[in-house]
């Protein structure tokens, strides 16, 4: 240089024939315990790498673009 995969919650991932984003785990609260642990119930937590474009409506399509990671040269 040239292909190609990947980038959603703190972490590890889902959620693709486009329609208000969710799980486990970690966190805090609460229950229960003399306490701890564990177990149960609940809660906060993301404008999905980043810009534009298409659409009524974009995590997903369509251009760029930056990072990791493989591979040709």
């Nucleotide at each position: 240089g040239c292909g190609g995969a990947u980038g959603u919650a703190g972490c590890u991932c889902a959620u693709u024939u486009g329609g208000u984003a969710g799980a486990g785990c970690a966190u805090c609260a609460g229950c229960u315990u003399c306490c701890c642990a564990a177990g149960c119930u609940g809660a906060g937590g993301g404008u999905a790498g980043c810009c534009g474009g298409u659409u009524c409506g974009a995590a997903a399509c369509c251009g760029g673009u930056c990072a990791u990671c493989c591979g040709c040269u």